[in-house]
RNA sequence: GGUAGAGUAGACUAAAGGUUAGUUACCAGACUCAUUAUCUGGGGAUGUGGGUUCGAGUCCUGCCUCUACCC
Numbered sequence: 001g002g003u004a005g006a007g008u009a010g011a012c013u014a015a016a017g018g019u020u021a022g023u024u025a026c027c028a029g030a031c032u033c034a035u036u037a038u039c040u041g042g043g044g045a046u047g048u049g050g051g052u053u054c055g056a057g058u059c060c061u062g063c064c065u066c067u068a069c070c071c
Stems, first nucleotide, its partner, number of pairs: 001070007010024004018054001026042005047063005
């Protein structure tokens, strides 16, 4: 330099173009002499700029970052 893929909460993963879900972590409460564990509840996310669409995490596209392969 070229080709392909990926980017969603602190971490790891889901999501037919139609309410952004789950596990864990975090916070609060219950339980306990106390801690862990367990139970209940709570808050937190679509890399960025545009386009298509009634509606975009999803489709198209510029840029950024990462990964693999080729040279």
Molecule: transfer RNA
Organism: Petrosia ficiformis